[in-house]
RNA sequence: CAGUGCCGCCAGGGGUACUUCGGUGUUCGCCGAAGUUGAGAAAAACCCGUGGAACCUGAUCCGGAUAAUACCGGCGUAGGGAGUGCGGCGUGUCGCGAUG
Repeated sequence: CAGUGCCGCCAGGGGUACUUCGGUGUUCGCCGAAGUUGAGAAAAACCCGUGGAACCUGAUCCGGAUAAUACCGGCGUAGGGAGUGCGGCGUGUCGCGAUG
């Protein structure tokens, strides 16, 4: 100097559903509790942080389950999505020095 085999950090980014019961207002919302799945269902938490499936669109999608729900899978080598970020170990190349 390059680059990313491994690791760490920061700027920043993301989602918060479904069902039951109770309360309250009025026909469908809000609050609380419990249950299901999950890393995470408002926690100063969890995840992602371009090597990008964290997450969004497609989607009031398709198939399979469930009390119900992206709950599981497909879709997905699709389209988007937050930095040309910093540092450590290791690697490669070049140069200098020392030794032989």